[in-house]
Molecule: Fluoride riboswitch aptamer (crcB RNA motif)
Organism: Caldisericota bacterium
């Protein structure tokens, strides 16, 4: 000195907050949705507050008072 592995820790998983659970990187890093229009760039359009579960917010639909 270098790789692996393994535990702490600490980051992330397209929009917010809490509990879980799960995956995934260690900063030379994981993550940074879709679709058109020949690719980038640029314009234009769509979906969903979750990785998952589930509660709050926020927002958007329908139908009562």
């Nucleotide at each position: 000195a270098u790789c692996g592995c393994c535990c702490c820790c600490g980051g992330c998983g397209a929009u917010g907050g809490g509990g879980c659970c799960c995956g995934u990187c260690g900063u030379u890093a994981a993550c940074c949705g879709c679709c058109g229009u020949g690719u980038c760039c640029a314009c234009g359009g769509c979906u969903g507050a979750u990785g998952g579960c589930u509660c709050c917010u926020a927002c958007c639909g329908u139908g009562g008072g």